This is a predicted structure of a 76-nucleotide RNA (c-di-GMP-I riboswitch aptamer) from a Nitrospirota bacterium.

RNA sequence: UAACGACAAAGCCAACCUCUUCGUGAGGAGAGGACGGAAAGCGACGGAUCUUGCAAAAGAUGGCCGAGCUGCCGAA
Repeated sequence: UAACGACAAAGCCAACCUCUUCGUGAGGAGAGGACGGAAAGCGACGGAUCUUGCAAAAGAUGGCCGAGCUGCCGAA
């Protein structure tokens, strides 16, 4: 440096649910909590799913997959 990921160490994130709040909606934010996660860190580039809309189109999900950028630790 690349790959890999342990019943290791130190920390980190927080599904479902409940409450509050924002949004027409998919969903977002905050609190509690802990199903899980080695990128469950970041960004909608490709696919996928979902929402609004007569349509054109506009949007949501990064905890669906791929690719990209960045990052902690170090046994085999």

It was read from a public genome assembly, where an Rfam model found it. Taxonomically the source falls in Nitrospirota (Bacteria, Pseudomonadati).